[in-house]
RNA sequence: CACCCAUCCAGAGCGGCCGAGAGACCUGGCUCGACGACGCCGCAGCAACCUCCUGACGUUCCCUGGCCGGAACGGCGGGUGCGGUGCUCACGCCAGGAGCGAUGGAGG
Numbered sequence: 001c002a003c004c005c006a007u008c009c010a011g012a013g014c015g016g017c018c019g020a021g022a023g024a025c026c027u028g029g030c031u032c033g034a035c036g037a038c039g040c041c042g043c044a045g046c047a048a049c050c051u052c053c054u055g056a057c058g059u060u061c062c063c064u065g066g067c068c069g070g071a072a073c074g075g076c077g078g079g080u081g082c083g084g085u086g087c088u089c090a091c092g093c094c095a096g097g098a099g100c101g102a103u104g105g106a107g108g
Stems, first nucleotide, its partner, number of pairs: 001108001004105005013043005021032003025097005044088003049084002052079004057074006063066001092100001
């Protein structure tokens, strides 16, 4: 970088710096913003996508062939100490639009 898969009405803010617009793009609304928004940094937190731990179940396999033991994988449920991300005004702010966008994962 392109393709594929999943999710996007739940949840979670303080401090420092900066200084004018911000909420991805277009139109219309609405909201946030000099009582300092947006952004950057630090800390804290949320969540559970990957990882990790765990429960019962299913499939396959191992052998000392057991009402035993062990391993891998699968979907489901639970946890969140550690690790990789992400997120922490308003449903991706709302409606319409488009080669829509964002985040995670897998392979290339």
SAM riboswitch aptamer (S box leader), 108 nucleotides, folded computationally.
The coordinates come from a structure-prediction model, not an experiment, and the mean pLDDT is 82.